A computed fold for a 91-nucleotide RNA from Sphingomicrobium astaxanthinifaciens, annotated as Glycine riboswitch aptamer. It was read from a public genome assembly, where an Rfam model found it. Of the family's consensus pairs, 85% are formed in the model. Taxonomically the source falls in Sphingomicrobium (Bacteria, Pseudomonadati, Alphaproteobacteria, Sphingomonadales). The prediction has a mean pLDDT of 79.

[in-house]
RNA sequence: GGGGGCCAUGCGGGAGAGACCCCGGGCAACCGGGGCGCCGAAGGAGCAACCGCCCCCGGAAUCUCUCAGGCAGAAGGACCGUUUGGCCCCG
Numbered sequence: 001g002g003g004g005g006c007c008a009u010g011c012g013g014g015a016g017a018g019a020c021c022c023c024g025g026g027c028a029a030c031c032g033g034g035g036c037g038c039c040g041a042a043g044g045a046g047c048a049a050c051c052g053c054c055c056c057c058g059g060a061a062u063c064u065c066u067c068a069g070g071c072a073g074a075a076g077g078a079c080c081g082u083u084u085g086g087c088c089c090c091g
Stems, first nucleotide, its partner, number of pairs: 002090007010082004018036001020035006037071003043067001044065003050059003
């Protein structure tokens, strides 16, 4: 100097589903409460596909469930790319 992995960080991209109905406050925007209908890609939980290494054991999903969250915009957003920094591995 090159490649790979992990963590953090800045930037970019980033889906789905009622701008639903009712009540109250408010000039309005908007806020709070209730109701039904929905979404899955914060988080969480579950099965165990899969992985470590054949067993034990361990780790476990974009699958499943919707507790939470979300259903105009904003915010958030798994994941992908990239900047910078740290650690580890390979040649």